[in-house]
Molecule: c-di-GMP-I riboswitch aptamer
Organism: Methylobacter psychrophilus
Formats: sequence, structure tokens, C1' cells
RNA sequence: GGAUGAACAAGCCAAACUUGUUGAGAGAUAAGGACGGAAAGCUACGAAGCCUUUGCUAAAGGCCAGCCGGGUUGCGUUA
Repeated sequence: GGAUGAACAAGCCAAACUUGUUGAGAGAUAAGGACGGAAAGCUACGAAGCCUUUGCUAAAGGCCAGCCGGGUUGCGUUA
């Protein structure tokens, strides 16, 4: 550097839901909990979705990385 996530090893993350805190909201966060995940690590660059405001065919601000791409780093196995 390539292929692969079948099997094996070490582990990792944690949907819905419940409770506490927080935000105008989408949401965030801690604990419990596992539906799932080979990037369900990081990054709002593209597109989608969601929320708010305004002078509402639109614009601005925000959320979302567990919708899909892009970028970047990384684990096991194999040649």
C1' cells in the first nucleotide's frame, strides 16, 4: 500500500424507552437500558431531515455525524 468484516482475538460504541438536569424549540447531557453498528471515531463540505425568527414561493440563525455521500484518523483477519 491492497482486499475483507465470514470465522477468530482484544475490546469499543449504545437506538427506543425511563428518570434527573438543561434549552424558546429542534435538541444536548448524566445514569439505567440494548435495537443495532467495522468506523454508530472525528469533521456540518454536498445533499436530505428537523427547529426558530422575519418583511414567509424566500432569507437568516440553529440542530442532526445512528439518513446518504465527501474528507480525515483508526481495530481484527488475510495476501